[in-house]
Context: one part of a larger RNA
């Protein structure tokens, strides 16, 4: 643009797309079978590999956000304590949130018509024959059924609300942001307010700061102290910041 006013929400499913896997052991059974040696079918049951999808409680990576140790150097300010730099953390030791696997869960089910094939009954053809009438069975493959997405399926589908002389319904742009994201798009929010920061607490992280004060010649070690310092989580507070602006056309050819 369309779909025949003009929104919102919900739904139908013609169509497409995916997935479809294997292996092992256990009863049955050391049974039928077979002289033995060996060794089933069918049934039921249990593991387990590979793939697929999803998730982050746990158990582990990662966490240039943090916390801590150290060396060499520059500096503030001499001491002590910070603070830069050290190939884009200088190095080591650990680590929330978040992403993540080697970590966790879930799948593969069945059913119908059917090939090959195999069969019953059975006749044209006194017999024969699975077909001619009639009937039964049979595959990883067809279909249905299992996730997805699907009315631009133009054959353009259905349902409920709402709206119709003033800017409403509803929408767009700007603002505030996100378990959304390259950008677009989505979704939240938008002072009638917990969206983001800030602030207070605090799960959780490091691991016991600084200063002083004992002890010791000292180096270094005890106490004050499970403390400082951080907290992408959680709660909770309007203290900052969300001003506004526009489209939309009149009962539908």
């Nucleotide at each position: 643009c369309g779909u025949u006013a003009g929104a919102g929400c919900a739904u139908u499913g013609a169509g497409a797309g995916g997935a479809g896997c294997c292996u092992u052991c256990u009863a049955u059974a050391g049974u039928a079978c077979g002289a033995g040696a060996g060794g089933a079918c069918c049934u039921a049951g249990a593991a387990g590999g590979a793939c697929a999808u999803g998730c982050c409680a746990a158990u582990g990576g990662u966490g240039u956000a943090c916390c801590a140790g150290u060396u060499c150097u520059c500096a503030c300010u001499c001491c002590a304590g910070u603070g830069g730099g050290a190939g884009a953390c200088g190095c080591u030791g650990g680590g929330u949130a978040g992403c993540u696997a080697u970590g966790c869960a879930u799948g593969g089910a069945u059913a119908u018509a059917u090939c090959a094939c195999u069969g019953c009954u059975g006749a044209a053809a006194g017999c024969a024959u699975a077909u001619a009438a009639g009937u039964a069975g049979g595959a990883a493959g067809c279909u249905a059924a299992c996730c997805u997405c699907a009315a631009g399926a133009u054959g353009a589908g259905u349902g409920c609300u709402c709206u119709c002389c003033a800017u409403u319904a509803g929408g767009u742009c700007g603002c505030g942001g996100c378990a959304a994201g390259a950008c677009a798009a989505g979704c939240c929010g938008u002072u009638g307010u917990a969206u983001a920061g800030g602030c207070a607490c605090u799960a959780a992280g490091u691991g016991u700061a600084a200063g002083g004060u004992c002890a010791g010649u000292a180096a270094u070690g005890g106490c004050u102290u499970c403390a400082g310092c951080u907290g992408a989580g959680g709660u909770g507070u309007a203290c900052u910041a969300a001003a506004g602006a526009c489209c939309g056309a009149u009962c539908g050819a």
A computed fold for a 253-nucleotide part of an RNA from Chlorosarcina stigmatica, annotated as large-subunit ribosomal RNA, domain VI.
Lineage of the source: Eukaryota > core chlorophytes > Chlorosarcinales > Chlorosarcinaceae > Chlorosarcina.
A source record names the gene rrl.
The RNAcentral record of the full RNA draws on ENA.
The coordinates come from a structure-prediction model, not an experiment, and the mean pLDDT is 87.